This is a predicted structure of a 118-nucleotide RNA (SAM riboswitch aptamer (S box leader)) from Siphonobacter sp. SORGH_AS_0500. It was read from a public genome assembly, where an Rfam model found it. Of the family's consensus pairs, 91% are formed in the model. The coordinates come from a structure-prediction model, not an experiment, and the mean pLDDT is 85.

Order: sequence, then structure tokens, then C1' cells
RNA sequence: GACUUAUCGAGAAGCGGGGAGAGACGGGCUCUGUGAACCGCUGGCAACCUAUUUUCAACGAGGUGAAAACAAGGUGCUAAUUCCUGCCCUGGGGAAGGUCUCCGGGGAGAGAUAAGUA
Repeated sequence: GACUUAUCGAGAAGCGGGGAGAGACGGGCUCUGUGAACCGCUGGCAACCUAUUUUCAACGAGGUGAAAACAAGGUGCUAAUUCCUGCCCUGGGGAAGGUCUCCGGGGAGAGAUAAGUA
């Protein structure tokens, strides 16, 4: 990198280095010399996996499965809903004329993260 499954309206920042970019991509909009990316340290959030504890279930009595708790370990995350939107369907409004625009709803796609598979 590919595939499968789950989740994505909540939550959580300081310091040092670094020096101009960043928010995946296109469009928009935003963040940024009151210091971007990136690196390091310390904190924090969360609870996907492991461990631990409790309860329940069916049994071959020891594991399995389910739910809950916890936050020790493995990841992840720590501006804005995944910042909004891109494709399809659809509700309502506006302008002018046969196109454009504003406010929504549903689905798909894309992306991110976790766990797993070859």
C1' cells in the first nucleotide's frame, strides 16, 4: 500500500528547537512572524486493542461470550462537525429569464483512526 469491520455533532495545551507555511486533494473559507509545517519534552482527552476487576449467560469447570468499571500497557487525538463542499436523489426560498443563487434532508464516494486478514 490492498481488503474487512467499527467510529467520526463530544472531548483535550504549554514549553524548547525550527523558521513559512498549514487545514489529505479541487473549490470555498479559515489558521499562521502575537510564529505554520516538522522535531523533542511535559501535560491532557478519549476508551479502539491488551491487561485487570465486577456482574450475567450457556455449557464438559475452565475457558468462551455479553455488559459495566478502570486507565497500567499499545495506538490515536489535542482550531473550526471529518472546517464546509465536491457525485446522486430530494424539500423550501430569491433573482432574472432558461441559467444562477441561498437555506436544508437522505444516500454514495473520498479521507482519518482503531482492530483484524493475506
Taxonomically the source falls in Siphonobacter (Bacteria, Bacteroidota, Cytophagales, Cytophagaceae).